């Protein structure tokens, strides 16, 4: 000096990502509770089956009406904190939750470690799912934009354009190994 990427450290992308608390609106005149009328035997505990418990002719479920009347999740704002696979989704395994058991589905958490898979970031549109929602989130497709690297071309000291790739990336420094 070069090659490889061995390891470590520090960084960049920008309407950048996430977390808890505060606050605001929504949730909603909903759930729930109570009164009256009707009704006339069942009802509740995620669904089904079994069990258990509780309520019920001192009137269950349902329906109508009146009074009282939430909360959680999700969302906006600014500040704070942690960060740049930040983070999110899917799959599998395990643990817990809602009365017990079985099955199914739902919710929460942990794990996958030199990698179980996908996505570099943001925005817009369409479809699907969740959701009270037209908010929002997630996934898929398409488009735009932006950062980064590679190849090529043009200009001229670093810029522009075209095409393509992915964060296991990119940049910088040190280190390790090999070659001269």
């Nucleotide at each position: 000096a070069g090659u490889g990427c061995u390891g470590a450290u520090a960084g960049a992308g920008g309407u950048g990502c996430g977390a808890g608390a505060u606050u605001c609106a929504u949730c909603a005149g909903u759930a729930a509770g109570g009164g009256c009328u009707u009704g006339g035997a069942g009802a509740a505990g995620u669904a089904u089956g079994a069990g258990c418990u509780u309520c019920c002719a001192c009137g269950a479920a349902g329906a109508g009406u009146c009074c009282u009347g939430a909360a959680a999740g999700g969302g906006g704002a600014a500040a704070u904190c942690g960060c740049c696979g930040a983070a999110g989704c899917c799959a599998a395994a395990c643990a817990g939750g809602a009365c017990u058991c079985a099955u199914a589905a739902c919710c929460u958490g942990u794990u996958u470690u030199g990698g179980g898979g996908c996505u570099g970031g943001u925005c817009u549109g369409c479809c699907a799912u969740u959701g009270a929602a037209u908010a929002a989130a997630u996934g898929g497709c398409a488009g735009a934009u932006u950062g980064u690297c590679a190849a090529g071309a043009a200009a001229g000291u670093u810029u522009u354009c075209u095409u393509g790739g992915a964060g296991a990336g990119c940049u910088a420094u040190c280190u390790c190994a090999c070659u001269g």